[in-house]
């Protein structure tokens, strides 16, 4: 390089709850741990989830469309990385 069995120095943190920014979807902190060998980074591809604003409807709504949004702890694929046993 690959790969990840065990172990050590550590890491990170679902779900739920406070409290907060948001239309929402989700996101920050804070507590708490379901779990992760990249659950570090970055939304590039696919996949899901949202529908303020636009678009189409309509008296007016609803309802329909649709990412300029969110998910990297769904998946592939990029970039860094710590420890280590056998090969």
């Nucleotide at each position: 390089g690959u790969u990840g069995a065990a172990a050590a120095a550590g890491g990170c943190a679902a779900a739920c709850u406070a409290u907060u920014c948001g239309a929402a979807a989700g996101g920050g902190u804070a507590g708490g741990a379901c779990g992760c060998a990249a659950a570090g980074c970055a939304a590039a591809g696919g996949g899901u989830c949202u529908a303020a604003a636009a678009g189409u409807a309509u008296u007016a709504a609803a309802a329909c469309u649709a990412a300029u949004g969110a998910u990297c702890g769904c998946c592939u694929g990029g970039c860094u990385a710590c420890c280590a046993a056998a090969a």
Description: c-di-GMP-I-GGC riboswitch aptamer from Ornithinibacillus halotolerans, 87 nucleotides, folded computationally. The coordinates come from a structure-prediction model, not an experiment, and the mean pLDDT is 86. The sequence was found by an Rfam model in a public genome assembly. NCBI's taxonomy places the organism under Bacteria, Bacillati, Bacilli, Caryophanales, Ornithinibacillus.